[in-house]
RNA sequence: UAUAUCUUUCGGGGCGAGGCGCAAUUCCUCACCGACGGUAAUAAGCAUUUUGCUUUUAGCCCGUGACCUGUAAGUUUUUUGGCUUACAGUUGAUUCAGUGAAAAUCUGAAGCCGACAGUAAAAGUCUGGAUGGGAGAGGGAUAUA
Numbered sequence: 001u002a003u004a005u006c007u008u009u010c011g012g013g014g015c016g017a018g019g020c021g022c023a024a025u026u027c028c029u030c031a032c033c034g035a036c037g038g039u040a041a042u043a044a045g046c047a048u049u050u051u052g053c054u055u056u057u058a059g060c061c062c063g064u065g066a067c068c069u070g071u072a073a074g075u076u077u078u079u080u081g082g083c084u085u086a087c088a089g090u091u092g093a094u095u096c097a098g099u100g101a102a103a104a105u106c107u108g109a110a111g112c113c114g115a116c117a118g119u120a121a122a123a124g125u126c127u128g129g130a131u132g133g134g135a136g137a138g139g140g141a142u143a144u145a
Base pairs, nucleotide, nucleotide: 001145002144003143004142005141006140007139008138009137010136016030017029018028019027031125032124033114034113035064036063037062038061043055044054045053046052047051059112060111068089069088070087071086072085073084074083075082076081094110095109096108097107098106116128117127118126
């Protein structure tokens, strides 16, 4: 340093103003937000002839996760149910211009998207399942190479 096992910590943000109305943080106009891994021509640092290394860089490029559905196994005197684990399915959104050898990530512009349940009225932003789960990130221990 790598791999495996165990363990521990961390691990999602956002309605401010106005309008209509009996009623809306749910509609309308403006506002606000962007999880995790990968991918860069950006930026910073170091070394350097070219260049290389480290850190950093995408909501809408590729993939993952939460929610939801199903199957299998296990478990349970809530049994057409509950719980746990594994697997499968489902699950949104981008273009144009510029530079250039090369850009869906740079620069500029204009767009677009956002689970389920609830509600005095339709919710990315309120309330709830959730003091949950979680992709994954860091630390520690042991073993092997």

FMN riboswitch aptamer (RFN element) from Aquella oligotrophica, 145 nucleotides, folded computationally. Of the family's consensus pairs, 100% are formed in the model. RNAcentral holds the sequence, with entries from Rfam. Rfam family: FMN riboswitch aptamer (RFN element). Its family is annotated with FMN binding in the Gene Ontology.